[in-house]
Predicted 3D model of a 347-nucleotide part of an RNA (small-subunit ribosomal RNA, central domain) from an uncultured bacterium.
The prediction has a mean pLDDT of 87.
Its Rfam family is "Bacterial small subunit ribosomal RNA". Its family is annotated with ribosome and structural constituent of ribosome in the Gene Ontology.
Context: one part of a larger RNA
RNA sequence: CUGGGCGUAAAGGGUCCGUAGCGGCUCGGUGUGUCCGUCGUGAAAACUCCUGGCCUAACCGGGAGACGUCGACGAAACUGCCAAGCUCGAGGGCGGGAGAGGUGUGUGGAAUUGCGGGUGUAGCGGUGAAAUGCGUAGAGAUCCGCAGGAACACCGGGCGGCGAAGGCGGCGCACUGGACCGCUCCUGACGCUGAGGGACGAAAGCUGGGGGAGCAAACAGGAUUAGAUACCCUGGUAGUCCCAGCCCUAAACUAUGGUCACUGGGUGUGCCCGGCGUUCGUCGGGCGUGCCGACGCUAACGCAUUAAGUGACCCGCCUGGGGAGUACGGUCGCAAGACUGAAACUC
Numbered sequence: 001c002u003g004g005g006c007g008u009a010a011a012g013g014g015u016c017c018g019u020a021g022c023g024g025c026u027c028g029g030u031g032u033g034u035c036c037g038u039c040g041u042g043a044a045a046a047c048u049c050c051u052g053g054c055c056u057a058a059c060c061g062g063g064a065g066a067c068g069u070c071g072a073c074g075a076a077a078c079u080g081c082c083a084a085g086c087u088c089g090a091g092g093g094c095g096g097g098a099g100a101g102g103u104g105u106g107u108g109g110a111a112u113u114g115c116g117g118g119u120g121u122a123g124c125g126g127u128g129a130a131a132u133g134c135g136u137a138g139a140g141a142u143c144c145g146c147a148g149g150a151a152c153a154c155c156g157g158g159c160g161g162c163g164a165a166g167g168c169g170g171c172g173c174a175c176u177g178g179a180c181c182g183c184u185c186c187u188g189a190c191g192c193u194g195a196g197g198g199a200c201g202a203a204a205g206c207u208g209g210g211g212g213a214g215c216a217a218a219c220a221g222g223a224u225u226a227g228a229u230a231c232c233c234u235g236g237u238a239g240u241c242c243c244a245g246c247c248c249u250a251a252a253c254u255a256u257g258g259u260c261a262c263u264g265g266g267u268g269u270g271c272c273c274g275g276c277g278u279u280c281g282u283c284g285g286g287c288g289u290g291c292c293g294a295c296g297c298u299a300a301c302g303c304a305u306u307a308a309g310u311g312a313c314c315c316g317c318c319u320g321g322g323g324a325g326u327a328c329g330g331u332c333g334c335a336a337g338a339c340u341g342a343a344a345c346u347c
Base pairs, nucleotide, nucleotide: 003319004318005317006316007301008300012315014200015199016198017197021192022191024086025085026084028082029081030080033078034075035074037073038072039071040070047065048064049063050062051061052060053059089190090187091186092185093183094182095181096180101176102175103174104173105172106171107170108152113147114146115145116144117143118142119141123134124133161168162167205246206245207244208243209242210241214240215239219235220234221233222232257314258313259312260311261310262309265292266291267290268289269288270287271286272285273284274283275282276281277280296303297302320347321346322345329340330339331338332337
């Protein structure tokens, strides 16, 4: 140094990018690691074993082992390094089609609300039933016009698509990211993971400025009730929206980290390509997304080529319940708080 685990029992980091770790095939060299034997070295004491001396032990003496080391000669498969090369990993080029991927800007219709006007009269609204509320100062209904904000019905809208995740849905334009398929033209291991670090990160919340139709914490009133600081109703402010800057959390979930390889099938669906026939169908290849299931795995449930199967590499995390995601300290934050994260005690 070395245990066993992480879908649901404790345990996968919210996500990606990135320094140390790991790394394809061939040939030559070197001899760093590695390895064989021999020799030298590794003082004595101490240590372990055997044995002897003081009556015994402590103590002391003798022998052996060991001292995991270093040096010399040597081996060259593997590892490292140096040099040369390869194309299957990775990337690029050319040609295609798909998509709510992102940012900015413009624009459209329906609906809600408000305002103005017309018609018109006694109710409207709301509920389990009501009441608060609105209405003869003319409401509700209905027609026309205007204003403004927010969200985009229907779509063969679909266990359908895109994105690393968060997430993304009217339509047009501009800028822009990624994936996939075909051709095998180019580079020649340029790869994988990723402690720290950096960037992104729903909603709520915060700061400044704008905006405000609908909805709606708080709040007020009406009901219900034994009570009702609720559920129901009438109102209603932050907020929800935009710009700039913070916050950094989540059942951030597939409760399942990433990459690569391998391991029976069946059946849907999205995109690309090819063969055959060509309204369109059928068969095959690739990438994605679902369902059902063999072997195998699993405590069971279940998973099962999108693995929770079989292996390799790297990271994160767990180690009985409560105390506690608390206290203290530290870092960050305007704050709210976030991250890191115990112990006593107790069962």